[in-house]
RNA sequence: GUAGCGAAAAGGCAAGCCCGCCGCGAGGCGGGGGCGUAAAGUCUCGGGCCCGGCGUUUGGAGUGGCUGAGUCGCCGGGCGGCCGGGCUGCCGAA
Numbered sequence: 001g002u003a004g005c006g007a008a009a010a011g012g013c014a015a016g017c018c019c020g021c022c023g024c025g026a027g028g029c030g031g032g033g034g035c036g037u038a039a040a041g042u043c044u045c046g047g048g049c050c051c052g053g054c055g056u057u058u059g060g061a062g063u064g065g066c067u068g069a070g071u072c073g074c075c076g077g078g079c080g081g082c083c084g085g086g087c088u089g090c091c092g093a094a
Base pairs, nucleotide, nucleotide: 005092006091012037013036017032018031019030020029021028022027035081041087042086043085045084046083047082048079049078050077051076052075053074054073055072057069058068059067060066
């Protein structure tokens, strides 16, 4: 010096919740707050979950339209603090 690892030290980030704003929504941004976090830095590449739309199936009503729910398929979006993975990074005890 590097890798592994995570004691200590200096710091960092910021869950639920509250307020304001944006969005159909999932959710995002800012402030407060602090559950936690050794990558809770960053990137949707893989899986997963969530939202919106379309088709399909079925119920209700039924003149047409409309509407509820679920399965499957497709398209778009979201979650990086759901997991895996890529890249980068502070410190240095055993």
A computed fold for a 94-nucleotide RNA from Candidatus Desulfopertinax cowenii, annotated as c-di-GMP-I riboswitch aptamer. The source organism's lineage runs through Bacteria, Bacillati, Clostridia, Thermoanaerobacterales and Candidatus Desulfopertinax. The sequence was found by an Rfam model in a public genome assembly. The model forms 95% of the base pairs in the Rfam consensus.